[in-house]
RNA sequence: GCGCGGGAGAGUGCGAGCCUGUUCGGGCUCGCCGCCGAAGGCGCAACCGGCCCCCGGAAACGCUCAGGCUCACAGGACCGCGC
Numbered sequence: 001g002c003g004c005g006g007g008a009g010a011g012u013g014c015g016a017g018c019c020u021g022u023u024c025g026g027g028c029u030c031g032c033c034g035c036c037g038a039a040g041g042c043g044c045a046a047c048c049g050g051c052c053c054c055c056g057g058a059a060a061c062g063c064u065c066a067g068g069c070u071c072a073c074a075g076g077a078c079c080g081c082g083c
Stems, first nucleotide, its partner, number of pairs: 001083006011033001013032008034069003040065001041063003047057004
């Protein structure tokens, strides 16, 4: 790296527009506010290293840019097994 399995969190938010038709239900987009943190990214950063008061590496910590926030789907760090 590939395959299989497990895998969390947060809005049943409000408004507008559009689509649909099972007739006030569903879906999509945009805007606003609130939130999540486990793709990625970043760091003011625990920790580690070095030629040591400087430099390098860097987390599941922190920030929330991206991403995500009913269920489902998708995504998903990490763990287990196999190659």